Predicted 3D model of a 129-nucleotide RNA (SAM riboswitch aptamer (S box leader)) from Actinoalloteichus hoggarensis. RNAcentral holds the sequence, with entries from Rfam and Ribocentre. Of the family's consensus pairs, 91% are formed in the model. The coordinates come from a structure-prediction model, not an experiment, and the mean pLDDT is 78.
């Protein structure tokens, strides 16, 4: 770099270093020397994944099998996996902390501005190749 699925009108910022950009692209419109990007520290938000809880299915076990032991029907071993739901979970892995993903771009509907729906693109997470 490619691909699948889910989500994207909620939420959450201070300090230090730095010194002119940033909001993906284009157009608009914003943010920014009352300090942009980037990096560091601390704090926070959220709940995607793990973890945790409950339930279910399969499996294991009881009673199969294996090893030892030996007459007591003994001792030991063998195995867990998957799914659904949930939390006044936030321990671990990410992510995020101006503006709806800031709005539009392509398509459709209604319509005077415009409004609504969808797509594309992008972001994030969990997978795949």
């Nucleotide at each position: 770099a490619c691909u699948u699925c889910a989500u994207c009108c909620a939420g959450a910022g201070g300090g230090g270093u730095a010194g002119a950009g940033g909001g993906u692209c284009c157009g608009g419109c914003c943010c920014u020397g009352c300090g942009a990007a980037a990096c560091c520290c601390c704090g926070g938000c959220a709940a995607c994944c793990g973890g945790c809880g409950u339930c279910g299915a399969a499996g294991c076990g009881c009673g199969a099998c294996c090893a030892c032991g030996u007459c007591c029907u003994g001792u030991g071993g063998c195995a867990u996996u998957c799914g659904a739901c949930g939390a006044u979970c936030a321990c671990g892995g990410u992510g995020c902390c101006a503006a709806u993903u800031c709005c539009g771009g392509c398509c459709c509907g209604c319509a005077c501005c415009g409004c609504g729906g969808g797509a594309a693109a992008g972001a994030u997470g969990a997978g795949g190749a």